This is a predicted structure of a 77-nucleotide RNA (c-di-GMP-I riboswitch aptamer) from an Actinomycetota bacterium.
The prediction has a mean pLDDT of 87.
The model forms 100% of the base pairs in the Rfam consensus.
The sequence was found by an Rfam model in a public genome assembly.
RNA sequence: UCCACGAAAAGGCAAACCCGCCGCGAGGUGGGGACGCAAAGCAAGGGGCCUCUGUGAGAGGCAGCCCGGCCGUCGAA
Repeated sequence: UCCACGAAAAGGCAAACCCGCCGCGAGGUGGGGACGCAAAGCAAGGGGCCUCUGUGAGAGGCAGCCCGGCCGUCGAA
């Protein structure tokens, strides 16, 4: 230095719920709020779940559902 791993320390993020705004909707976003998280950072590649239109089929959403990908803080056993 790198990989694995996750004690400690410094920090970080922010579920449900409430309010405002956007959206047909799933949902997104700002504020409050903390259930939790070693990637709860990024990203829709593969599954899965959800929404809309519906004859087919298509269009969207969810990364805090799983697998994979990219970047990354600290350094005990």